Description
FMN riboswitch aptamer (RFN element) from Priestia taiwanensis, 158 nucleotides, folded computationally. Its Rfam family is "FMN riboswitch aptamer (RFN element)". Gene Ontology term of the family: FMN binding. Rfam's curators write: The RFN element is a highly conserved domain that is found frequently in the 5'-untranslated regions of prokaryotic mRNAs that encode for flavin mononucleotide (FMN) biosynthesis and transport proteins. Of the family's consensus pairs, 100% are formed in the model. The sequence is in RNAcentral, with records from Rfam.
């Protein structure tokens, strides 16, 4: 270093101000925000040429590629307690709890520069689960939750 086992921390942000109304941070105007991972024409450091960099490191995308909460399906272990059903037993169904497959699940143009733009630079746009409420990306709730992953450390053998 790199690969497996496992422990540990860590791991989302966001309605200013107004208007309509019995009632809204939900409608209207408007204002805010942008998870991880990966790519990458960014941007800095290094390094190396006579120059020119296919060179190293760290950065760099909410709408270019994939991922994760929720939600649905399906499917394996458990059943310690509540619960449903049963005359009754039996984890057999329902369910619970835990994993694992798989489905669902949103958003981009213009122009510039360029050899080359999905990424830069200017400008307009543009999306956001589920439940609750006067319609929610922002408020409340499942959540002191799960969770891509991130960094550390421990054992193995190479």
């Nucleotide at each position: 270093c790199a690969u497996a086992u496992c422990c540990u921390u860590c791991g989302g942000g966001g309605u200013c101000g107004g208007g309509u109304g019995c009632a809204a941070u939900u409608c209207c105007c408007a204002a805010c925000c942008g998870g991880c991972g990966g790519u990458g024409a960014u941007g800095a450091a290094g390094c190396g040429u006579a120059a020119u960099g296919a060179c190293u490191u760290c950065u760099a995308a909410g709408c270019c590629c994939g991922u994760g909460a929720c939600c649905c399906g399906u499917u394996u272990a458990u059943c310690a307690a509540a619960g449903a059903a049963a005359a009754g037993u039996a984890g057999u169904c329902c369910g619970a709890u835990a994993g694992g497959c798989g489905g669902u699940g949103g958003a981009u143009u213009u122009g510039g520069u360029g050899a080359g733009a999905a990424a830069c630079c200017a400008a307009a746009g543009c999306c956001g689960a589920c439940a609750g409420u006067a319609u929610a990306g922002u408020c409340u709730g499942g959540a002191u939750g799960g969770g891509a992953g991130a960094a550390g450390g421990a054992u193995a053998a190479u």